[in-house]
RNA sequence: AUUGGUGACCUGCCGAGUCCGUGCAGCCAGGAGGCACGGAGCCGGGGACCCAAAAGGUCCUUACCGAAAGGGCCAGGGGUGAAUCGGCGCGAUCGCGCCGUAGGGCGACUUCCACGUCCGAAUCCGUCAGCUAACCCGGUAGGCAUUGGUGGAAGAGCGG
Numbered sequence: 001a002u003u004g005g006u007g008a009c010c011u012g013c014c015g016a017g018u019c020c021g022u023g024c025a026g027c028c029a030g031g032a033g034g035c036a037c038g039g040a041g042c043c044g045g046g047g048a049c050c051c052a053a054a055a056g057g058u059c060c061u062u063a064c065c066g067a068a069a070g071g072g073c074c075a076g077g078g079g080u081g082a083a084u085c086g087g088c089g090c091g092a093u094c095g096c097g098c099c100g101u102a103g104g105g106c107g108a109c110u111u112c113c114a115c116g117u118c119c120g121a122a123u124c125c126g127u128c129a130g131c132u133a134a135c136c137c138g139g140u141a142g143g144c145a146u147u148g149g150u151g152g153a154a155g156a157g158c159g160g
Stems, first nucleotide, its partner, number of pairs: 011145004018040007041140006051130001056074007076128001077125004085100006103119005109155006
């Protein structure tokens, strides 16, 4: 000097996932942190009238046929999230790969318009949930980036 790894801090990004307080343990004492609990903010689910919807197949029972009611079985159905829906190929299915796409993020104060770039997953409930006031329940995680952050317009803010 270069490269790689680890830890801490600053700045910034996705996301609801932030802030405050009390107590406990530990420590010579304190700070930060840890654990437990409470609160605020933010986020999600369940849940009336009205409105919307009126939804399957098969078997059995009531009751002979039809309708109706009840029950069993097979399919289903729903939530969080931007993450849906197609085409092609591989593949015995599951699945995998590629090309698109509804939709979504970023470009460093905000918005709009251009331009560029990236994502377009995962998972939960368990036959069940439309909307929904009151009311009830739950979450407050995790994962990342680097010296340089594209341009124009309008606005805000800071400094002189």
Molecule: c-di-AMP riboswitch aptamer (ydaO/yuaA leader)
Organism: Microtetraspora sp. NBRC 13810